[in-house]
Molecule: SAM riboswitch aptamer (S box leader)
Organism: Bacillus benzoevorans
RNA sequence: UUCUUAUCCAGAGUGGUAGAGGGACAGGCCCUGUGAAACCCGGCAACCAUCGAGCAAUAGAAUGCUUGAACGGUGCUAAUUCCUGCAAAGGUGUUAACCUUUGAAAGAUGAGAG
Numbered sequence: 001u002u003c004u005u006a007u008c009c010a011g012a013g014u015g016g017u018a019g020a021g022g023g024a025c026a027g028g029c030c031c032u033g034u035g036a037a038a039c040c041c042g043g044c045a046a047c048c049a050u051c052g053a054g055c056a057a058u059a060g061a062a063u064g065c066u067u068g069a070a071c072g073g074u075g076c077u078a079a080u081u082c083c084u085g086c087a088a089a090g091g092u093g094u095u096a097a098c099c100u101u102u103g104a105a106a107g108a109u110g111a112g113a114g
Base pairs, nucleotide, nucleotide: 001114002113003112004111005110006109007108008107013041015040016039017038021031022030023029025085026084027083028082042077043076044075047073048072050069051068052067053066054065055064056063081106086103087102088101089100090099091098092097
């Protein structure tokens, strides 16, 4: 960097260092010297690994499903992925346009593969 697959309306700080940006992109709309990014500590969560319980499976196992724990590998820690972006259906409207729902696309993260 590419592909496959699962998840994305829950949750998480009155902390320390630092000192001007940040929310992927575009348009909006926001956050921010009452302190942005980044780093450290703390925390959240339970994708992978590990350990336990129940059920299924088996000759016994492997294994599968559900559930719990949270020492390890990641991840996350303003706003639903902050909202919209493309398409369909329904509704409002004379038009322009707007609203709702659903599905994609794009993106993020994990696991696996090249």